[in-house]
A computed fold for a 73-nucleotide RNA from Prevotella sp. Rep29, annotated as transfer RNA.
RNA sequence: GAGUUUGUAGCUCAGUAGGUAGAGCGCCAGGUUGUGGCUCUGGUGGUCGCAGGUUCGAAACCUGUCAAACUCC
Repeated sequence: GAGUUUGUAGCUCAGUAGGUAGAGCGCCAGGUUGUGGCUCUGGUGGUCGCAGGUUCGAAACCUGUCAAACUCC
RNA backbone atom coordinates (compact mmCIF):
# COMPACT_ATOMS: atom_id res chain seq x y z
P G A 1 -0.76 3.71 3.62
O5' G A 1 -0.86 2.80 2.30
C5' G A 1 -0.65 3.35 1.00
C4' G A 1 -0.68 2.25 0.00
C3' G A 1 -1.92 1.36 0.00
O3' G A 1 -2.98 1.95 -0.73
C1' G A 1 0.00 0.00 0.00
P A A 2 -4.49 1.64 -0.34
O5' A A 2 -4.69 0.11 -0.75
C5' A A 2 -4.75 -0.27 -2.12
C4' A A 2 -5.04 -1.75 -2.25
C3' A A 2 -6.25 -2.24 -1.47
O3' A A 2 -7.48 -1.97 -2.12
C1' A A 2 -4.44 -3.69 -1.08
P G A 3 -8.81 -1.73 -1.17
O5' G A 3 -9.13 -3.17 -0.57
C5' G A 3 -9.50 -4.23 -1.42
C4' G A 3 -9.44 -5.55 -0.71
C3' G A 3 -10.43 -5.73 0.45
O3' G A 3 -11.75 -6.00 0.03
C1' G A 3 -8.31 -6.56 1.08
P U A 4 -13.00 -5.73 0.96
O5' U A 4 -12.93 -6.88 2.06
C5' U A 4 -13.15 -8.23 1.69
C4' U A 4 -12.99 -9.15 2.89
C3' U A 4 -13.83 -8.79 4.11
O3' U A 4 -15.16 -9.25 4.00
C1' U A 4 -11.62 -9.23 4.79
P U A 5 -16.32 -8.48 4.73
O5' U A 5 -16.10 -8.81 6.27
C5' U A 5 -16.23 -10.13 6.74
C4' U A 5 -15.76 -10.23 8.18
C3' U A 5 -16.42 -9.30 9.16
O3' U A 5 -17.69 -9.75 9.58
C1' U A 5 -14.10 -9.27 9.51
P U A 6 -18.83 -8.71 10.00
O5' U A 6 -18.29 -8.12 11.40
C5' U A 6 -18.17 -8.96 12.53
C4' U A 6 -17.42 -8.25 13.65
C3' U A 6 -18.02 -6.93 14.14
O3' U A 6 -19.10 -7.12 15.03
C1' U A 6 -15.69 -6.68 13.85
P G A 7 -20.25 -5.99 15.08
O5' G A 7 -19.55 -4.81 15.87
C5' G A 7 -18.99 -5.04 17.16
C4' G A 7 -18.34 -3.76 17.69
C3' G A 7 -19.31 -2.61 17.91
O3' G A 7 -18.95 -1.87 19.07
C1' G A 7 -17.59 -1.93 16.43
P U A 8 -19.80 -2.09 20.42
O5' U A 8 -21.30 -1.85 19.95
C5' U A 8 -21.81 -0.54 19.76
C4' U A 8 -23.30 -0.48 20.03
C3' U A 8 -23.73 -1.04 21.37
O3' U A 8 -23.54 -0.11 22.44
C1' U A 8 -25.13 -1.91 19.69
P A A 9 -23.06 -0.70 23.85
O5' A A 9 -24.31 -0.45 24.82
C5' A A 9 -24.75 0.87 25.14
C4' A A 9 -25.17 0.95 26.59
C3' A A 9 -24.22 0.32 27.57
O3' A A 9 -24.17 1.10 28.76
C1' A A 9 -26.34 -0.68 27.78
P G A 10 -22.97 2.08 29.04
O5' G A 10 -21.87 1.15 29.76
C5' G A 10 -20.68 1.76 30.31
C4' G A 10 -20.03 0.80 31.27
C3' G A 10 -19.83 -0.59 30.71
O3' G A 10 -18.60 -0.70 30.03
C1' G A 10 -20.93 -0.73 32.80
P C A 11 -18.51 -1.53 28.62
O5' C A 11 -18.49 -3.05 29.08
C5' C A 11 -17.38 -3.59 29.81
C4' C A 11 -17.62 -5.05 30.14
C3' C A 11 -18.00 -5.94 28.96
O3' C A 11 -16.87 -6.41 28.26
C1' C A 11 -19.53 -6.29 30.73
P U A 12 -16.99 -6.77 26.67
O5' U A 12 -17.91 -8.08 26.66
C5' U A 12 -17.43 -9.31 27.23
C4' U A 12 -18.45 -10.41 27.04
C3' U A 12 -19.02 -10.54 25.64
O3' U A 12 -18.17 -11.26 24.77
C1' U A 12 -20.78 -10.60 27.22
P C A 13 -18.25 -10.98 23.17
O5' C A 13 -19.79 -10.70 23.02
C5' C A 13 -20.45 -10.97 21.78
C4' C A 13 -21.86 -11.42 22.07
C3' C A 13 -22.86 -11.16 20.96
O3' C A 13 -22.76 -12.14 19.93
C1' C A 13 -23.80 -10.54 23.03
P A A 14 -23.43 -11.82 18.50
O5' A A 14 -24.96 -12.16 18.81
C5' A A 14 -25.96 -11.45 18.15
C4' A A 14 -27.32 -11.86 18.68
C3' A A 14 -28.47 -11.41 17.78
O3' A A 14 -28.70 -12.34 16.76
C1' A A 14 -28.89 -10.73 20.00
P G A 15 -28.51 -11.87 15.20
O5' G A 15 -29.65 -10.78 15.03
C5' G A 15 -31.01 -11.09 15.31
C4' G A 15 -31.82 -9.85 15.49
C3' G A 15 -31.70 -8.83 14.36
O3' G A 15 -32.50 -9.16 13.25
C1' G A 15 -31.51 -7.73 16.44
P U A 16 -32.12 -8.58 11.77
O5' U A 16 -32.62 -9.68 10.74
C5' U A 16 -31.85 -10.86 10.52
C4' U A 16 -32.71 -11.90 9.85
C3' U A 16 -33.41 -11.43 8.55
O3' U A 16 -32.60 -11.66 7.41
C1' U A 16 -34.98 -12.43 10.02
P A A 17 -31.97 -10.45 6.60
O5' A A 17 -33.18 -9.75 5.83
C5' A A 17 -32.87 -8.95 4.66
C4' A A 17 -34.11 -8.31 4.08
C3' A A 17 -34.73 -7.23 4.97
O3' A A 17 -35.23 -6.18 4.13
C1' A A 17 -36.33 -8.83 4.43
P G A 18 -34.38 -4.87 3.93
O5' G A 18 -34.84 -3.97 5.15
C5' G A 18 -34.14 -3.97 6.38
C4' G A 18 -34.62 -2.85 7.27
C3' G A 18 -36.10 -2.87 7.58
O3' G A 18 -36.30 -2.34 8.90
C1' G A 18 -35.56 -0.87 6.50
P G A 19 -37.33 -3.12 9.85
O5' G A 19 -38.31 -1.95 10.33
C5' G A 19 -37.81 -0.87 11.16
C4' G A 19 -38.95 -0.04 11.68
C3' G A 19 -40.07 -0.82 12.37
O3' G A 19 -40.66 0.01 13.36
C1' G A 19 -40.94 0.26 10.49
P U A 20 -40.69 -0.53 14.87
O5' U A 20 -39.70 0.49 15.61
C5' U A 20 -39.55 1.83 15.11
C4' U A 20 -39.38 2.80 16.27
C3' U A 20 -38.77 2.22 17.54
O3' U A 20 -37.94 3.18 18.15
C1' U A 20 -40.86 3.14 18.04
P A A 21 -36.48 2.67 18.82
O5' A A 21 -36.84 1.38 19.65
C5' A A 21 -36.89 0.12 19.05
C4' A A 21 -35.91 -0.86 19.65
C3' A A 21 -35.87 -0.90 21.18
O3' A A 21 -36.92 -1.71 21.67
C1' A A 21 -33.67 -1.00 20.25
P G A 22 -37.10 -1.96 23.27
O5' G A 22 -36.55 -3.44 23.35
C5' G A 22 -36.03 -3.96 24.55
C4' G A 22 -35.54 -5.36 24.30
C3' G A 22 -34.75 -5.98 25.44
O3' G A 22 -35.62 -6.54 26.41
C1' G A 22 -33.58 -6.28 23.41
P A A 23 -35.06 -6.77 27.90
O5' A A 23 -34.21 -8.12 27.76
C5' A A 23 -34.83 -9.34 27.40
C4' A A 23 -33.79 -10.45 27.30
C3' A A 23 -32.92 -10.65 28.53
O3' A A 23 -33.58 -11.42 29.52
C1' A A 23 -31.56 -10.61 26.61
P G A 24 -33.25 -11.11 31.08
O5' G A 24 -31.81 -11.74 31.31
C5' G A 24 -31.61 -13.13 31.18
C4' G A 24 -30.12 -13.44 31.20
C3' G A 24 -29.35 -12.85 32.37
O3' G A 24 -29.48 -13.60 33.57
C1' G A 24 -28.19 -12.42 30.38
P C A 25 -29.55 -12.86 34.98
O5' C A 25 -28.08 -12.27 35.16
C5' C A 25 -26.98 -13.13 35.33
C4' C A 25 -25.66 -12.39 35.19
C3' C A 25 -25.42 -11.24 36.16
O3' C A 25 -25.02 -11.65 37.45
C1' C A 25 -24.82 -10.57 33.99
P G A 26 -25.48 -10.82 38.70
O5' G A 26 -24.94 -9.32 38.43
C5' G A 26 -23.56 -9.06 38.47
C4' G A 26 -23.27 -7.64 38.07
C3' G A 26 -23.83 -6.57 38.96
O3' G A 26 -23.03 -6.37 40.12
C1' G A 26 -24.19 -5.99 36.70
P C A 27 -23.69 -6.00 41.50
O5' C A 27 -24.31 -4.55 41.26
C5' C A 27 -23.47 -3.42 41.04
C4' C A 27 -24.30 -2.18 40.73
C3' C A 27 -25.42 -1.91 41.73
O3' C A 27 -24.96 -1.23 42.89
C1' C A 27 -26.25 -1.75 39.53
P C A 28 -25.69 -1.51 44.26
O5' C A 28 -27.09 -0.78 44.10
C5' C A 28 -27.16 0.63 43.98
C4' C A 28 -28.59 1.10 43.87
C3' C A 28 -29.56 0.53 44.89
O3' C A 28 -29.49 1.18 46.15
C1' C A 28 -30.52 0.39 42.75
P A A 29 -29.87 0.38 47.48
O5' A A 29 -31.45 0.21 47.40
C5' A A 29 -32.29 1.35 47.48
C4' A A 29 -33.75 0.98 47.28
C3' A A 29 -34.26 -0.18 48.13
O3' A A 29 -34.57 0.22 49.46
C1' A A 29 -34.95 -0.51 45.91
P G A 30 -34.45 -0.84 50.64
O5' G A 30 -35.67 -1.83 50.36
C5' G A 30 -37.00 -1.37 50.48
C4' G A 30 -37.99 -2.37 49.93
C3' G A 30 -38.02 -3.73 50.59
O3' G A 30 -38.72 -3.74 51.83
C1' G A 30 -38.04 -4.02 48.25
P G A 31 -38.36 -4.86 52.90
O5' G A 31 -38.92 -6.23 52.29
C5' G A 31 -40.32 -6.39 52.09
C4' G A 31 -40.63 -7.74 51.47
C3' G A 31 -40.10 -8.95 52.24
O3' G A 31 -40.93 -9.28 53.34
C1' G A 31 -39.68 -9.23 49.92
P U A 32 -40.25 -9.80 54.70
O5' U A 32 -39.55 -11.18 54.29
C5' U A 32 -40.31 -12.30 53.89
C4' U A 32 -39.40 -13.41 53.41
C3' U A 32 -38.30 -13.81 54.39
O3' U A 32 -38.81 -14.70 55.39
C1' U A 32 -37.40 -13.57 52.23
P U A 33 -38.46 -14.41 56.91
O5' U A 33 -36.90 -14.61 57.00
C5' U A 33 -36.32 -15.88 56.81
C4' U A 33 -34.83 -15.81 56.94
C3' U A 33 -34.30 -15.11 58.17
O3' U A 33 -34.31 -15.98 59.31
C1' U A 33 -33.13 -14.35 56.26
P G A 34 -34.86 -15.39 60.69
O5' G A 34 -33.86 -14.22 61.08
C5' G A 34 -34.25 -13.23 62.03
C4' G A 34 -33.01 -12.55 62.59
C3' G A 34 -32.02 -12.05 61.56
O3' G A 34 -32.40 -10.77 61.09
C1' G A 34 -30.87 -13.27 63.22
P U A 35 -32.26 -10.45 59.48
O5' U A 35 -30.70 -10.28 59.24
C5' U A 35 -30.01 -9.13 59.74
C4' U A 35 -28.53 -9.21 59.42
C3' U A 35 -28.19 -9.48 57.96
O3' U A 35 -28.25 -8.32 57.15
C1' U A 35 -26.91 -10.89 59.35
P G A 36 -28.71 -8.52 55.57
O5' G A 36 -27.55 -9.36 54.91
C5' G A 36 -26.28 -8.77 54.64
C4' G A 36 -25.27 -9.81 54.22
C3' G A 36 -25.60 -10.58 52.95
O3' G A 36 -25.28 -9.85 51.78
C1' G A 36 -24.93 -12.10 54.61
P G A 37 -26.20 -10.11 50.45
O5' G A 37 -25.84 -11.60 50.04
C5' G A 37 -24.54 -11.93 49.59
C4' G A 37 -24.41 -13.43 49.41
C3' G A 37 -25.37 -14.05 48.41
O3' G A 37 -24.91 -13.94 47.08
C1' G A 37 -25.38 -15.30 50.41
P C A 38 -26.00 -13.73 45.88
O5' C A 38 -26.88 -15.05 45.86
C5' C A 38 -26.29 -16.30 45.51
C4' C A 38 -27.25 -17.44 45.74
C3' C A 38 -28.60 -17.30 45.05
O3' C A 38 -28.56 -17.71 43.68
C1' C A 38 -28.92 -17.91 47.29
P U A 39 -29.32 -16.85 42.56
O5' U A 39 -30.85 -16.93 43.02
C5' U A 39 -31.53 -18.18 43.04
C4' U A 39 -32.86 -18.07 43.74
C3' U A 39 -33.80 -17.01 43.20
O3' U A 39 -34.52 -17.46 42.06
C1' U A 39 -33.69 -16.82 45.53
P C A 40 -34.95 -16.39 40.95
O5' C A 40 -36.20 -15.65 41.62
C5' C A 40 -37.39 -16.36 41.92
C4' C A 40 -38.39 -15.45 42.64
C3' C A 40 -38.68 -14.12 41.95
O3' C A 40 -39.62 -14.25 40.88
C1' C A 40 -38.28 -13.77 44.24
P U A 41 -39.55 -13.23 39.65
O5' U A 41 -40.09 -11.89 40.28
C5' U A 41 -41.42 -11.78 40.74
C4' U A 41 -41.70 -10.41 41.32
C3' U A 41 -41.28 -9.24 40.45
O3' U A 41 -42.24 -8.96 39.42
C1' U A 41 -40.56 -8.88 42.65
P G A 42 -41.71 -8.32 38.04
O5' G A 42 -41.38 -6.81 38.44
C5' G A 42 -42.41 -5.93 38.83
C4' G A 42 -41.85 -4.68 39.45
C3' G A 42 -40.94 -3.84 38.57
O3' G A 42 -41.64 -3.04 37.63
C1' G A 42 -39.99 -4.05 40.71
P G A 43 -40.93 -2.67 36.21
O5' G A 43 -39.76 -1.69 36.68
C5' G A 43 -40.05 -0.41 37.23
C4' G A 43 -38.82 0.21 37.85
C3' G A 43 -37.72 0.66 36.88
O3' G A 43 -38.01 1.89 36.26
C1' G A 43 -36.76 -0.47 38.73
P U A 44 -37.31 2.20 34.82
O5' U A 44 -35.77 2.27 35.16
C5' U A 44 -35.24 3.29 36.00
C4' U A 44 -33.73 3.17 36.13
C3' U A 44 -32.98 3.18 34.81
O3' U A 44 -32.77 4.50 34.35
C1' U A 44 -32.17 1.42 36.20
P G A 45 -33.33 4.93 32.90
O5' G A 45 -32.02 4.86 32.01
C5' G A 45 -30.78 5.43 32.47
C4' G A 45 -29.63 4.55 32.06
C3' G A 45 -29.55 4.27 30.58
O3' G A 45 -28.94 5.34 29.89
C1' G A 45 -29.24 2.27 31.81
P G A 46 -29.68 5.98 28.61
O5' G A 46 -28.87 5.38 27.37
C5' G A 46 -27.43 5.40 27.36
C4' G A 46 -26.93 4.76 26.10
C3' G A 46 -27.49 5.33 24.81
O3' G A 46 -26.79 6.48 24.40
C1' G A 46 -27.55 2.95 24.74
P U A 47 -27.67 7.82 24.05
O5' U A 47 -28.50 7.48 22.76
C5' U A 47 -27.84 7.12 21.53
C4' U A 47 -28.42 7.94 20.42
C3' U A 47 -27.56 7.93 19.18
O3' U A 47 -27.82 6.77 18.40
C1' U A 47 -28.20 10.15 19.71
P C A 48 -26.94 6.46 17.10
O5' C A 48 -26.35 4.99 17.36
C5' C A 48 -25.36 4.77 18.35
C4' C A 48 -24.92 3.33 18.31
C3' C A 48 -24.44 2.86 16.95
O3' C A 48 -23.43 1.88 17.15
C1' C A 48 -26.32 1.58 17.59
P G A 49 -22.37 1.60 15.93
O5' G A 49 -21.10 2.48 16.34
C5' G A 49 -20.73 2.59 17.71
C4' G A 49 -19.58 3.55 17.86
C3' G A 49 -19.76 4.87 17.13
O3' G A 49 -20.51 5.80 17.90
C1' G A 49 -17.64 3.99 16.61
P C A 50 -21.56 6.77 17.17
O5' C A 50 -20.62 7.77 16.36
C5' C A 50 -19.69 8.60 17.05
C4' C A 50 -18.89 9.42 16.06
C3' C A 50 -19.71 10.14 14.99
O3' C A 50 -20.29 11.34 15.47
C1' C A 50 -17.89 9.04 13.98
P A A 51 -21.67 11.85 14.79
O5' A A 51 -21.23 12.32 13.32
C5' A A 51 -20.25 13.33 13.16
C4' A A 51 -20.02 13.61 11.70
C3' A A 51 -21.27 13.70 10.83
O3' A A 51 -21.89 14.96 10.95
C1' A A 51 -19.68 12.34 9.74
P G A 52 -23.40 15.13 10.34
O5' G A 52 -23.11 15.23 8.79
C5' G A 52 -24.12 14.94 7.86
C4' G A 52 -23.52 14.67 6.50
C3' G A 52 -24.51 14.11 5.49
O3' G A 52 -25.25 15.17 4.86
C1' G A 52 -22.62 12.74 5.52
P G A 53 -26.85 14.97 4.77
O5' G A 53 -27.00 13.89 3.60
C5' G A 53 -26.35 14.12 2.35
C4' G A 53 -26.40 12.88 1.49
C3' G A 53 -27.77 12.27 1.28
O3' G A 53 -28.50 12.97 0.27
C1' G A 53 -26.23 10.56 1.79
P U A 54 -30.12 12.96 0.34
O5' U A 54 -30.54 11.46 0.01
C5' U A 54 -30.26 10.89 -1.27
C4' U A 54 -30.73 9.46 -1.32
C3' U A 54 -32.16 9.24 -0.90
O3' U A 54 -33.07 9.50 -1.97
C1' U A 54 -30.76 7.63 0.13
P U A 55 -34.35 10.43 -1.70
O5' U A 55 -35.26 9.51 -0.76
C5' U A 55 -35.72 8.26 -1.23
C4' U A 55 -36.32 7.46 -0.10
C3' U A 55 -37.35 8.18 0.74
O3' U A 55 -38.62 8.24 0.13
C1' U A 55 -35.84 7.01 2.14
P C A 56 -39.50 9.61 0.18
O5' C A 56 -39.89 9.72 1.72
C5' C A 56 -40.47 10.94 2.23
C4' C A 56 -41.03 10.68 3.61
C3' C A 56 -40.09 9.99 4.57
O3' C A 56 -39.20 10.87 5.21
C1' C A 56 -42.17 8.90 4.62
P G A 57 -37.68 10.45 5.32
O5' G A 57 -37.72 9.23 6.36
C5' G A 57 -38.11 9.46 7.71
C4' G A 57 -38.29 8.14 8.44
C3' G A 57 -37.06 7.25 8.48
O3' G A 57 -36.16 7.61 9.50
C1' G A 57 -38.95 5.97 7.88
P A A 58 -34.57 7.56 9.20
O5' A A 58 -34.23 6.01 9.09
C5' A A 58 -34.54 5.12 10.17
C4' A A 58 -33.43 4.10 10.38
C3' A A 58 -32.07 4.72 10.77
O3' A A 58 -31.38 3.80 11.58
C1' A A 58 -31.85 3.59 8.73
P A A 59 -31.48 3.88 13.12
O5' A A 59 -30.39 2.84 13.65
C5' A A 59 -29.01 3.18 13.66
C4' A A 59 -28.16 1.92 13.59
C3' A A 59 -28.15 1.22 12.24
O3' A A 59 -27.17 1.74 11.39
C1' A A 59 -28.54 -0.35 14.00
P A A 60 -27.48 1.93 9.81
O5' A A 60 -27.70 0.45 9.26
C5' A A 60 -26.68 -0.55 9.37
C4' A A 60 -27.21 -1.89 8.92
C3' A A 60 -27.67 -1.94 7.48
O3' A A 60 -27.40 -3.23 6.91
C1' A A 60 -29.50 -2.36 8.93
P C A 61 -26.30 -3.36 5.77
O5' C A 61 -26.88 -2.43 4.60
C5' C A 61 -27.64 -2.98 3.55
C4' C A 61 -27.88 -1.95 2.47
C3' C A 61 -26.71 -1.04 2.14
O3' C A 61 -25.78 -1.67 1.25
C1' C A 61 -28.64 0.26 2.38
P C A 62 -24.21 -1.32 1.35
O5' C A 62 -24.10 0.12 0.69
C5' C A 62 -24.40 0.31 -0.68
C4' C A 62 -24.18 1.75 -1.06
C3' C A 62 -22.87 2.36 -0.63
O3' C A 62 -21.79 2.03 -1.50
C1' C A 62 -24.62 3.83 -0.07
P U A 63 -20.32 1.91 -0.92
O5' U A 63 -19.90 3.42 -0.63
C5' U A 63 -19.80 4.34 -1.71
C4' U A 63 -19.43 5.72 -1.20
C3' U A 63 -18.25 5.79 -0.24
O3' U A 63 -16.99 5.72 -0.90
C1' U A 63 -20.02 7.11 0.60
P G A 64 -15.74 5.09 -0.17
O5' G A 64 -15.35 6.22 0.90
C5' G A 64 -14.91 7.49 0.47
C4' G A 64 -14.90 8.47 1.62
C3' G A 64 -14.01 8.10 2.79
O3' G A 64 -12.64 8.38 2.56
C1' G A 64 -16.10 8.86 3.57
P U A 65 -11.52 7.44 3.22
O5' U A 65 -11.67 7.76 4.78
C5' U A 65 -11.41 9.08 5.27
C4' U A 65 -11.83 9.20 6.71
C3' U A 65 -11.19 8.21 7.67
O3' U A 65 -9.90 8.60 8.08
C1' U A 65 -13.51 8.28 8.07
P C A 66 -8.86 7.48 8.54
O5' C A 66 -9.34 7.15 10.03
C5' C A 66 -9.29 8.14 11.04
C4' C A 66 -9.84 7.61 12.35
C3' C A 66 -9.25 6.30 12.83
O3' C A 66 -8.00 6.47 13.47
C1' C A 66 -11.60 6.21 13.03
P A A 67 -6.93 5.28 13.44
O5' A A 67 -7.56 4.19 14.43
C5' A A 67 -7.72 4.47 15.80
C4' A A 67 -8.46 3.35 16.51
C3' A A 67 -7.89 1.95 16.29
O3' A A 67 -6.77 1.69 17.11
C1' A A 67 -10.24 1.90 16.03
P A A 68 -5.68 0.58 16.61
O5' A A 68 -6.41 -0.83 16.84
C5' A A 68 -6.76 -1.25 18.16
C4' A A 68 -7.54 -2.54 18.10
C3' A A 68 -6.91 -3.67 17.30
O3' A A 68 -5.90 -4.34 18.01
C1' A A 68 -9.18 -3.48 16.72
P A A 69 -4.70 -5.08 17.18
O5' A A 69 -5.38 -6.37 16.53
C5' A A 69 -5.91 -7.40 17.37
C4' A A 69 -6.65 -8.42 16.55
C3' A A 69 -5.89 -9.00 15.37
O3' A A 69 -4.97 -10.01 15.73
C1' A A 69 -8.06 -8.41 14.68
P C A 70 -3.64 -10.21 14.86
O5' C A 70 -4.14 -10.81 13.48
C5' C A 70 -4.75 -12.09 13.45
C4' C A 70 -5.41 -12.33 12.10
C3' C A 70 -4.51 -12.29 10.89
O3' C A 70 -3.76 -13.47 10.71
C1' C A 70 -6.48 -11.09 10.45
P U A 71 -2.40 -13.45 9.88
O5' U A 71 -2.86 -13.29 8.35
C5' U A 71 -3.56 -14.33 7.72
C4' U A 71 -3.96 -13.94 6.32
C3' U A 71 -2.82 -13.47 5.41
O3' U A 71 -2.06 -14.54 4.87
C1' U A 71 -4.65 -12.00 5.20
P C A 72 -0.54 -14.33 4.47
O5' C A 72 -0.61 -13.40 3.18
C5' C A 72 -1.21 -13.87 1.98
C4' C A 72 -1.30 -12.76 0.96
C3' C A 72 0.01 -12.05 0.63
O3' C A 72 0.82 -12.78 -0.27
C1' C A 72 -1.69 -10.45 0.96
P C A 73 2.46 -12.61 -0.28
O5' C A 73 2.70 -11.12 -0.78
C5' C A 73 2.35 -10.76 -2.10
C4' C A 73 2.54 -9.27 -2.32
C3' C A 73 3.90 -8.71 -1.98
O3' C A 73 4.86 -8.94 -3.01
C1' C A 73 2.24 -7.30 -1.06
Notes
Rfam family: tRNA. About the family: Transfer RNA (tRNA) molecules are approximately 80 nucleotides in length. By type it is a transfer RNA. Its mean pLDDT, the model's own confidence on a scale to 100, is 81. The sequence is in RNAcentral, with records from ENA and Rfam.